[in-house]
RNA sequence: GGGCACAUAGCUCAGUUGGUUAGAGCGCUACGUUCACAUCGUAGAAGUCGCCCGUUCGAAUCGGGCUGUGCCCA
Repeated sequence: GGGCACAUAGCUCAGUUGGUUAGAGCGCUACGUUCACAUCGUAGAAGUCGCCCGUUCGAAUCGGGCUGUGCCCA
């Protein structure tokens, strides 16, 4: 220098080839249960879907560029 893959909650990930409220598990907070802790139950908080631009009535999803990480080639 060229190519491929990935980037979504604090962590690990899903998201059905664009459609009306963005989710799961773990973790966190509060409450209940307990003498207490754990377990369990209930409720809750937490996300500009890496950034910018574009396409579209509508983008996490499609296109382009950039950034970061990993792998391959030179």